Notes: A computed fold for a 98-nucleotide RNA from uncultured Methylocystis sp., annotated as SAM-I/IV (S-adenosyl methionine) riboswitch aptamer. Its mean pLDDT, the model's own confidence on a scale to 100, is 77. Its Rfam family is "SAM-I/IV (S-adenosyl methionine) riboswitch aptamer". Clan: SAM clan. The family has 417 seed sequences and 567 matches in Rfam 15.1. On this family, see Weinberg et al., RNA 2008: "The aptamer core of SAM-IV riboswitches mimics the ligand-binding site of SAM-I riboswitches".
C1' cells in the first nucleotide's frame, strides 16, 4: 500500500516457565490472508484443507445516534544454505465456464 476485524471456533484441553502480566510446546477446532493441490496449459468461479500465519469470552476511541475520523489488531507463504548460485517439503480424493 492493499484487504479484513459481522460471525465463526477449547465458557475449564492438557502440560512447562513465571509473583503476576504474560509466553512456550502438544492435541482439537474455526476460518481461507499467503503457498499448494483439482483439465494438457492460462484465466474466472467454484472446492479440498496439505505448507505458514492468524484466531479459538472483547478491536478501542471521539460523536446524540449512523455514517465518518483517529487509533490497534491480523495476513500480504515456509524451510535450508557458503544466504552468491541454489536446493526442499507441501495426506487422501476431487470440478464448471472461457
Nucleotide at each position: 500500500g492493499c484487504a479484513u476485524c459481522c460471525a465463526g471456533a477449547g465458557u475449564u484441553a492438557g502440560g512447562g516457565c513465571u509473583g503476576a502480566c504474560g509466553c512456550c510446546c502438544u492435541c482439537g477446532c474455526c476460518a481461507a490472508c499467503c503457498u499448494g493441490c483439482c483439465g494438457a496449459u492460462c484465466u474466472c468461479g467454484g472446492g479440498c484443507a496439505a505448507g505458514g500465519u492468524g484466531g479459538c469470552u472483547a478491536c478501542c476511541g471521539c460523536u446524540a445516534a449512523a455514517a465518518g475520523c483517529g487509533g490497534g489488531a491480523u495476513g500480504u507463504g515456509g524451510c535450508c544454505a557458503u544466504a552468491c548460485c541454489g536446493g526442499c517439503a507441501a495426506c487422501a480424493a476431487a470440478c464448471g465456464g472461457g